About this RNA: The prediction has a mean pLDDT of 84. Small-subunit ribosomal RNA from an uncultured Bacillota bacterium, 1495 nucleotides, folded computationally. The sequence is in RNAcentral, with records from ENA, Greengenes and SILVA.
[in-house]
């Protein structure tokens, strides 16, 4: 630091995903040791049990216990006496528990429910306050009094707990004295402001407690001050929703009073009507806040466990009491829920303290030890208490450290796995040899920490010794890409994997297993969450023409921003200093545990806030000035700018009349419609409504929507010139307000034309459409709504700056005598283009460039501009505007292709022009289908179908039935046994194969063992026309003999790519020429090769015969010859070479000459890059799979030849250009020794006999070519056409013609009289027609491949059909139009909305009831102290002061009643939405998508 994923590829946009780090974690597998940390994130759910706050006898009284002393009684022992027990008195005590009293219990510990708040953080204020214990200072501590608990007695109660009577003490309580620097009141003075503070005067009032081995001292009271801790208050800061926009009655302020430690509406009465809010009040949701923690380069984001600070809470709600402090976790009262006890009358309780239990949950520990340390409470102290704390235990939960051994060791062992069978790998790994002893185990010693005492941890850390054949200690995940690590087998879209892309349908590096490898390591993976990557909310640091995104337009409020100069202030800003920013944490340095984690010390940081002193450039405030921004005036100017009224002509339609007659109209073609009741056409007259041809122009005006005949009136804006006036008056603009096409709505009017809906006619498979005939709303006017649009330049407004060129509209200036023209300039509107920008396209002074200011908007696609809510509207609907769920994309621009019922150019028997066919018939042949035991298999549009098959009676043969064989019909090898092998003949069984038997002939080498060879047995193996042509090689078809397909270098482009190869000509051709950022090259084209057409040379047999000779009835028959023909070898020839014309002077084309041949002479061979997963595993080869007494092999018979049908390809015909008969003429290619087979003879014939000749220019097939020509006949007829079919008789081949061959003769004589829709071939020696040959082959062609004979017609032309080439265009296609894709319906699943209702939650309002309690009132009941009086000495009585109970009142929690609000659950049914390999209907969109599409 990036990577994967949209495409055929590319660039961009954009989302999704991954690699990193972290965790109070959990889960899976695994687990040696130690140190340091850490551990209920859920039910603030409920809790058994124990412990967590006490202490002081030096505050007090009483009791008990204990030791000692004295003493009484009893008992035992031997007496003095001792001991034991039971008592009494005195006294002692680190003794005990209860009580009064003091201090503490408000700390410490827990939790995060509530709280969006001055709760927290930070900095201030307190002149508005308090502060026990502690410290400093000043002063004091005098004289008295009355009670009460404990205790005792009586008594109530189950208990918890009380009641009455009586006694008693105090540092408990009370009275009095004294007292100021205290408090209250009043006065004076000082101070930088106030109710303040300070100084001072007068007056009134207020205090105390004692204890102490009476030593030190400890206490007590008042005041001042300090310290510490708090209370209150203010500025600023830190969540979310505007689909929460208005909130507020003690509300805001004042006056007076109350209350508090204290200001205050905190509370009360009265008065006023305020206060808060888009700088977000109020309401909803969520949440303890912070230091910090995690992440990040940082800015930021997320979090708030442990530790530390603050807050809040203590079963829920309310309340106060005590106190320095509480509205009080282990206190009290009341109410509620829950649990427990109960004698049913009543009581008790509160683990969110430490352990622990249940429950919840994915999940979180011991009912441990100790107060030794640190800290806290009490005490004078000893000391007591302390689940704070220190330690230990449990958990790999985290971090850190450490081990599971080290060295040598190649025969590279065995085994495993793979293999091309050679080997490779595991792998120095193991074994083996040598060594060590961390950890573990055993034994011994034994701390620092803790400065003097004290050790829970702990006999711990650590140290030493010993032991042992290294012994007790390694796993987890991954290996397709991202991402490091690959093979085999199994599986076969199954089972499964998956973070994203995606793997799996028979060769899976992606599933499972194994081997191997990679990563980390006492851990490793997974899941979850956070940050990062994500510049994917963009402050740092993004965007808005087309990707998501500019508001439809204006006006203007708040707000934001704002020209030049001077002065001033100092809010922003900057600088210095000061305070604060707790500690811990992070960072740096040093140090302590062997290191580290961890811990200690120091430094730094804490980016902030506040105070103070300065500075004055900039921003801002204030004051003054300026004119350039803006505006005004004046002089001119253009315009479909707006509103109102009036006027005009053309046209359509209708009405009237005339002329006139059969049609008109309409379409692709028609029909509906109109018309003989007179249309259309035409002329005249009239009515009415709407719109304004030409001018007219990427011309004008307007903010946009929009505005078009002419005239008048009213009216807005703009431009130019001038520089008189104002003097920043400006820009933008959230809300607001106004305008706003068409359609639509309301009311009224108008209605010629047009025209949704609707009707009819067509079209169509259908046609609720496109086309036609009609036609109503509407379109028009008035008034009012609506407020949307692809309201678009898909481009908000303003200002400034930044090359040019060219057109156009309006004005001005210069020049000129004036004008045209020209030059300059302002404003508007277009085009091209520089720099620059942009993903590209493109933009480019009218910016999408360079900058600034303001507004609006965007953040993946779908769901969805939908739902709900709100606002607006008469409605239609508009504005605002989600979520669940789902996808791995959706997109933009450009590229290459492909495609188009897009365009241009050009080819081809492509059409056209022609000739002949097919499709109809019969037959042949192939195919489909059907049938069958089998009808073997393959080939399927062109490019399967007379195809593989150039030849199925057996064989072939792969199929079927049956009979047989099993190392096999065939190859190689090993072991053992036997033997020649082989060729004949015969016998038995059998359909044959085969099995059994008889017999004749009989080999080579040898080291004599044997081997070669053959047979048998056994085993390796053979064999397979079994599968996969979608695993393959090779070969082939096809586009297509079409003219194309590419490369190197250069150049252009971010790139895919482009250029070259496009363009202008030309060609059969990417053929050639020219041009050109291209220059060259390759594969193709052409040429080179073969045949053929002319000539020459050479050669002359088997060919030939002109001349010569011989011969014949005749024949090159013979001699001879090689001239000719011919044969077959070599050459020549043709190259647009020559001439003319056209053309760019080119290439080339046209015409001509010459020539046998002329522009490629004709034909063949030759098939570029590639396409079709085209064809072939059955020609051969071949991977893998399958089969092995069979899917192999042999044999007999059958089948491939079936037959209701359908199709392809052919043959023969339908006849007279013919049939038949007779006569007669002329070829070429080929083939032949298991062969062709002559003559001659036989047969009507097929054929037979025969064998000459020929290994072939010699002989034969081949006597005869056929059509042709000559002559005859038939006379248009199902025939003298046609020959199918069938019968009979024959021939040939063959082992064998039944299934199932061919041929012959005789007989038979079917369909068929030229073929519907449709369709094929052919452009010249071609079509057509005629025969001949050959391959295969025993035989068996109408097929196939060849050969020659006769021998045409037509081509205007490229509009159309088909195929192809090049350029261009559109594209949502790229499996590429046989593409893509939309909506309804049907089915399944999912989430959501509506829904009669129903259930629940939350907060509030009104009223009722009203606990505890504070406050107020009352207080006839009750009361010791103080005062007064009386009696006269009693702890008496009465009164007063003061208080208490009770009662009353205000407030008041819970509860109740009522109507609303908000939120949520469920809900018959219903609505759309999403998703789901192969459902239905159509074809809407993408190519002009076949009616351009869209809003």
């Nucleotide at each position: 630091a990036g990577a994967g994923u949209u495409u055929g590829a590319u660039c961009c946009u954009g989302g999704c995903u991954c690699a990193g780090g972290a965790c109070g974690a959990a889960c899976g597998c695994u687990g040696g040791c130690g140190g340091c940390g850490u551990g209920c994130u859920u039910a603030a759910c409920a809790c058994a049990u124990g412990c967590a706050a006490g202490u002081c006898g030096a505050g007090c009284g009483a009791a008990g216990c204990u030791g000692c002393c004295c003493u009484g009684g009893u008992a035992a022992c031997u007496u003095u006496g001792u001991u034991a027990c039971c008592g009494g008195g005195g006294u002692u005590g680190a003794c005990u528990g209860a009580g009064c009293g003091g201090c503490g219990a408000a700390c410490g510990g827990g939790u995060g429910a509530g709280u969006a708040a001055c709760a927290c953080g930070u900095g201030g204020a307190u002149a508005a306050c308090c502060u026990g214990c502690c410290c400093g200072g000043a002063a004091g501590u005098c004289c008295g009094g009355g009670a009460u608990a404990a205790c005792a007695g009586c008594u109530c109660g189950a208990a918890a707990g009380g009641g009455c009577u009586g006694c008693u003490a105090a540092u408990a309580c009370c009275g009095g004295a004294u007292a100021a620097u205290g408090u209250g009141a009043g006065g004076a003075g000082g101070u930088a402001a106030c109710a303040g503070c300070c100084u001072u005067c007068u007056u009134a009032c207020c205090a105390a407690a004692g204890c102490g081995u009476c030593u030190a001292g400890c206490g007590c009271u008042u005041c001042c001050g300090g310290a510490u801790g708090g209370g209150u208050u203010c500025g600023c800061g830190g969540c979310u929703c505007a689909u929460u926009a208005g909130c507020u009655a003690g509300u805001u302020g004042g006056u007076a009073g109350g209350g508090u430690a204290a200001a205050g509406g905190c509370c009360u009465a009265c008065c006023a009507a305020g206060g808060c809010g888009a700088c977000g009040a109020u309401g909803g949701g969520u949440a303890g806040c912070u230091g910090g923690u995690c992440u990040g380069a940082g800015a930021g984001g997320a979090c708030g466990a442990u530790c530390a600070g603050c807050c809040a809470c203590a079963c829920u709600g309310g309340g106060a009491c005590u106190g320095a402090g509480a509205c009080a976790c282990g206190g009290c009262c009341c109410a509620g829920a829950c649990u427990c006890c109960u004698a049913c009358g009543g009581g008790a309780g509160g683990c969110a303290g430490c352990a622990g239990u249940g429950g919840g949950g994915a999940a979180u520990c011991u009912u441990g030890c100790g107060c030794a340390a640190u800290g806290g409470g009490g005490g004078a102290a000893a000391c007591c208490c302390u689940g704070a704390c220190g330690c230990a235990g449990c958990g790999a939960c985290g971090c850190c450290g450490u081990g599971u051994g080290g060295g040598c060791g190649a025969a590279g062992a065995a085994g495993g796995c793979c293999u091309u069978c050679g080997g490779g790998u595991u792998g120095u790994a193991a074994a083996g040899c040598c060594c060590u002893g961390u950890c573990u185990g055993g034994g011994g010693g034994g701390a620092u920490u803790a400065u003097g005492g004290u050790g829970a941890c702990u006999g711990u850390a650590c140290c030493c010794c010993c032991a042992g054949u290294a012994g007790g200690a390694a796993g987890c995940c991954c290996c397709g890409g991202c991402u490091a690590a690959c093979u085999a087998c199994g599986u076969g879209c199954c089972a499964g994997c998956a973070g994203c892309c995606g793997c799996g349908g028979u060769a899976a590096g992606a599933c499972g297993u194994a081997g191997g490898g990679g990563g980390c390591g006492a851990g490793c993976g997974u899941u979850g969450u956070c940050c990062g990557g994500a510049a994917u909310c963009a402050c740092u640091g993004g965007g808005c023409g087309u990707a998501a995104a500019g508001g439809g337009c204006g006006u203007g409020u708040a707000g934001g921003c704002g020209g030049c100069c001077c002065g001033u202030c100092a809010a922003g800003u900057c600088a210095g200093c000061u305070g604060u920013g707790a500690a811990a944490u992070u960072c740096c340095c040093c140090g302590g545990c062997u290191c580290a984690a961890c811990c200690g010390g120091g430094g730094g940081c804490c980016c902030g806030c506040a105070g103070u002193u300065g500075a004055a450039a900039c921003u801002g405030g204030c004051a003054g000035g300026c004119u350039u921004g803006a505006g005004u005036g004046c002089a001119g100017g253009a315009g479909a700018g707006g509103g109102a009224a009036g006027c005009g002509g053309a046209a359509u339609u209708c009405c009237c009349g005339g002329u006139g007659u059969a049609g008109c109209g309409g379409u692709g073609a028609a029909a509906u419609g109109c018309g003989u009741a007179g249309a259309u056409a035409u002329c005249g007259g009239g009515a009415g409504g709407a719109a304004c041809a030409c001018c007219a122009g990427u011309g004008g005006c307007g903010a946009a929507a929009g505005c078009g005949g002419c005239u008048u009136c009213c009216u807005g804006g703009c431009c130019u010139g001038u520089a008189a006036c104002u003097g920043a008056c400006g820009c933008u603009g959230a809300g607001g307000c106004g305008c706003g096409a068409a359609a639509g709505c309301u009311a009224g009017g108008a209605u010629a034309g047009c025209a949704a809906a609707c009707a009819g006619g067509a079209u169509u498979a259908g046609a609720u459409a496109c086309c036609c005939u009609g036609g109503u709303a509407g379109u028009c006017c008035u008034a009012g709504c609506c407020g949307c649009a692809a309201a678009c330049g898909c481009u908000g407004g303003g200002u400034a700056c930044u090359a040019g060129g060219u057109g156009u509209a309006g004005g001005g200036a210069g020049u000129u005598a004036g004008a045209c023209a020209c030059u300059c300039u302002c404003u508007g509107u277009g085009c091209c283009g520089u720099a620059g920008c942009u993903a590209a396209c493109g933009c480019g002074c009218u910016a999408a460039g360079u900058a600034c200011c303001c507004c609006g908007c965007c953040u993946g696609g779908g769901g969805a501009g939908u739902a709900c809510g709100g606002c607006c509207g008469c409605a239609a609907g508009g504005c605002u505007g989600a979520a669940a769920c789902u996808c791995a994309a959706a997109g933009g621009a450009a590229u290459u292709g492909a495609c188009g019922g897009g365009g241009g150019c050009c080819c081809g028997c492509a059409c056209a022009a022609g000739c002949g066919g097919u499709g109809g018939a019969g037959c042949a042949u192939g195919u489909g289908g059907u049938u069958u035991a089998a009808u073997u298999c393959g080939a399927c549009g062109c490019a399967a179908c007379g195809c593989g098959a150039a030849g199925a009676a057996c064989c072939u043969u792969a199929c079927c039935a049956g009979g047989g064989c099993u190392u096999g019909a065939c190859a190689u090898c090993u072991a053992c046994c036997c033997g020649g092998c082989g060729c004949g003949u015969c016998c038995u069984g059998g359909a044959a194969a085969c099995a059994g038997g008889a017999u004749g002939c009989u080999u080579c080498c040898u080291u004599c063992g044997g081997g070669a060879c053959g047979g048998g047995u056994a085993g390796a193996c053979a064999g397979g026309u079994g599968g996969u042509g979608c695993a393959u090689g090779g070969c082939u078809g096809u586009c297509g003999u079409c003219a194309g397909c590419u490369c190197g270098u250069g150049u252009c482009g971010u790139g895919a790519g482009a250029u070259g190869u496009u363009g202008g000509g030309u060609u059969a051709a990417g053929u050639c020429c020219c041009g050109c950022a291209a220059c060259g090259a390759g594969c193709g084209c052409a040429a080179c090769c073969c045949c053929u057409a002319u000539c020459c040379u050479u050669a002359g047999u088997u060919g030939c015969c002109a001349g010569c000779a011989c011969g014949u009835a005749a024949u090159g028959g013979u001699g001879g010859g090689c001239a000719c023909u011919c044969u077959a070898a070599g050459g020549a020839g043709a190259c647009u070479g020559c001439c003319g014309g056209u053309g760019a002077c080119a290439a080339a084309c046209c015409g001509g000459a010459g020539g046998a041949a002329g522009g490629u002479g004709g034909g063949g061979g030759u098939g570029a890059c590639g396409u079709c997963a085209a064809g072939u595993c059955a020609g051969u080869a071949u991977g893998c799979c399958c089969u092995u007494g069979a899917u192999g092999c042999c044999c007999u018979g059958g089948g491939c030849u079936a037959c209701a049908c359908a199709c392809g390809u052919g043959c023969u015909a339908c006849a007279a250009u013919g049939g038949c008969c007779g006569g007669u003429a002329c070829a070429g290619u080929g083939g032949g020794u298991u062969g062709c087979g002559a003559a001659a003879c036989c047969g009507c014939g097929a054929g037979g006999u025969g064998g000459a000749g020929c290994u072939a220019a010699u002989c034969c097939c081949u006597u005869a070519a056929a059509a042709g020509c000559c002559g005859g006949u038939c006379c248009c007829a199902g025939u003298u056409c046609g020959g199918a079919u069938u019968g009979c008789a024959g021939g040939c081949u063959g082992c064998a013609a039944c299934u199932c061959g061919c041929c012959u003769g005789c007989a038979u004589g079917a369909a068929g009289c030229u073929g519907g829709a449709a369709u094929c071939g052919c452009u010249a020696g071609u079509a057509a027609u005629c025969g001949c040959g050959a391959a295969u082959c025993a035989g068996a062609a109408u097929g196939u491949c060849g050969c020659g004979g006769u021998g045409a017609a037509u081509a205007c032309g490229u509009u159309c059909c088909c195929g192809g080439g090049c350029c261009u265009u559109g594209u949502a296609c790229a499996c590429a139009c046989c593409g893509c894709c939309c909506g309804u319906c049907a089915c399944a699943c999912c989430a959501c909305g509506a829904g009669a209702g129903u259930c629940g939650g939350c907060a509030a309002u009104a009223c009722c009831c009203g606990a505890a309690g504070u406050c107020g009132g009352u207080g006839a009941g009750c009361c010791a102290a103080c005062c007064c009086g009386c009696u006269a000495u009693a702890u008496g009585c009465g009164g007063g002061a003061g208080g208490c109970a009770g009662c009353c009142g205000c407030c008041g929690a819970a509860g109740g009643u009522a109507g609303g609000g908000c939120c949520g659950g469920c809900g018959a049914u219903u609505g759309g939405g999403g998703u789901g390999a192969a459902g239905u209907c159509g074809u809407a969109a993408c190519a002009a998508g076949g009616u351009a599409g869209c809003c």